[in-house]
């Protein structure tokens, strides 16, 4: 200098005037009040896809259905995330992807083609016998070659064979046994001829996890009102947020259908499994420790407009244009997807020069 992996930060900035919302602080004294002052939308706030954390169902055990997850160690408050490491693939390489547990527990499926797709009974064929050949004809042997298909008696070469086959021998493949090496998943060596497929992202089997609903949960204050039918039950027990069963509470009582009142206020609602810097421990992921921070809380729903002058981008001679995805609503951890441009680091190939 060129192309490529992988990762991280920004994605406007200053001022000047106007105005808008919680909160503090004064004055006022009831008004949509005035001043003054701190702070006020992301990396994805999107999706609502997994996990919880909180709240409620008065519960407890046991099973079952659902459903999830599926190589090994770790990490976490868990998770299908994360992180390391095996084992397959893809790529020169940096690297990147896996829906990675079981096919002899069973049951299904492999269309068409082909002789045949779970025992193989051989289309085309090669060998021997009858002849000198060649045709034919039965018969006895082969699965080594062609053919057909995603896929057919491990694979490639040699020797043997009538004529072929792991028959046999080398050197891969798979298996299965012994050592040796690692917490593991696995690997590396010897040996050993005993070596017939695929799909479970088909049903299933195996292991291990799991209550429901959800901030419009849910608690409290005020204030207002109209009740009326079924079922089921009242100690021989209704009903208790998947379902059976068990226990245990347990009555002017649950449930469910028509209508009526309440469209007010308050909390919950922002100190967090928090954020930020440093040490320390650890390949990391992240753990500990100290030391600073407090950084929206709205609810016909705030968080802005506009005026200059800079910063990048295209283009002209100037002028002018344009600056990307997109808006908090009980929080957090992750996953996905959308995102114009600038910035940096590492690492791999490749030219080229020292």
């Nucleotide at each position: 200098c060129a192309g490529g992996u992988a990762a991280a930060u920004u994605g406007g900035g200053u001022g000047g005037c106007c105005g808008c919302u919680u909160c503090g602080c004064a004055c006022c004294g009831g008004a949509u009040g005035u001043g003054c002052g701190c702070a006020g939308a992301g990396g994805a706030a999107a999706g609502u896809c997994c996990g919880a954390a909180c709240u409620c169902c008065c519960c407890c055990g046991a099973g079952c259905a659902g459903g999830g997850u599926g190589c090994u160690g770790g990490a976490u408050a868990a998770c299908u995330u994360c992180c390391a490491g095996g084992g397959a693939g893809a790529g020169u390489a940096a690297u990147c992807u896996c829906a990675c547990g079981g096919a002899a527990a069973g049951u299904g499926c492999c269309a068409c083609a082909g002789a045949a797709a779970c025992u193989a009974c051989a289309c085309c064929g090669c060998u021997c016998c009858a002849u000198u050949a060649u045709u034919u004809g039965a018969g006895a042997g082969c699965a080594a070659g062609g053919g057909u298909g995603a896929a057919a008696u491990g694979g490639c070469g040699a020797g043997g064979u009538a004529a072929g086959a792991g028959c046999u021998c080398a050197c891969c493949a798979g298996c299965a046994a012994u050592u040796g090496g690692g917490u593991g998943a696995c690997u590396a060596a010897u040996u050993g001829g005993u070596u017939g497929g695929g799909c479970a992202a088909a049903c299933c089997c195996c292991a291990c996890c799991u209550g429901g609903a959800g901030c419009a949960a849910g608690a409290c204050c005020a204030a207002a009102u109209a009740a009326a039918g079924a079922a089921c039950g009242a100690u021989u027990g209704a009903a208790g947020u998947g379902c059976u069963c068990g226990g245990c509470u347990g009555a002017u009582g649950u449930u469910c259908u028509u209508g009526g009142g309440u469209u007010g206020g308050u909390c919950g609602c922002u100190u967090g499994a928090c954020c930020c810097u440093g040490a320390u421990g650890g390949u990391a992921a992240c753990a500990u420790c100290a030391g600073g921070g407090c950084u929206a809380g709205a609810u016909g729903g705030a968080u802005g407009g506009u005026c200059a002058c800079c910063a990048c981008c295209u283009a002209u001679u100037a002028c002018a244009g344009g600056u990307a995805c997109a808006g908090a609503a009980u929080u957090c951890g992750g996953c996905u997807u959308a995102u114009a441009g600038a910035u940096u680091u590492a690492c791999c190939u490749g030219c080229c020069g020292c």